Model confidence (mean pLDDT): 82 of 100. This is a predicted structure of a 74-nucleotide RNA (transfer RNA) from a Fimbriimonadaceae bacterium. It matches the Rfam family "tRNA". Rfam classes the family as a transfer RNA. NCBI's taxonomy places the organism under Bacteria, Bacillati, Armatimonadota, Fimbriimonadia, Fimbriimonadaceae.
RNA sequence: CGGGCUGUAGCGAAGCUUGGUAUCGCGCUUGUCUGGGGGACAAGAGAUCGCUGGUUCAAAUCCAGUCAGUCCGA
Numbered sequence: 001c002g003g004g005c006u007g008u009a010g011c012g013a014a015g016c017u018u019g020g021u022a023u024c025g026c027g028c029u030u031g032u033c034u035g036g037g038g039g040a041c042a043a044g045a046g047a048u049c050g051c052u053g054g055u056u057c058a059a060a061u062c063c064a065g066u067c068a069g070u071c072c073g074a
Base pairs, nucleotide, nucleotide: 001073002072003071004070005069006068007067010026011025012024013023020057028044029043030042031041032040033039050066051065052064053063054062
């Protein structure tokens, strides 16, 4: 320098191909059950999807640029 892959709650992932304002597990908060612990159950908080711009009525998703990590090539 060229190319591929990855980036989404505190952590790990799904969702992207078929655009319709985000799901699951662990964790966290509150309550209930229990004499307590452990555990179970119920409710709740938390991500505007790496960043910027564009297309669209509407973007995690499509397009362009860019940053970080990683791999391959030179």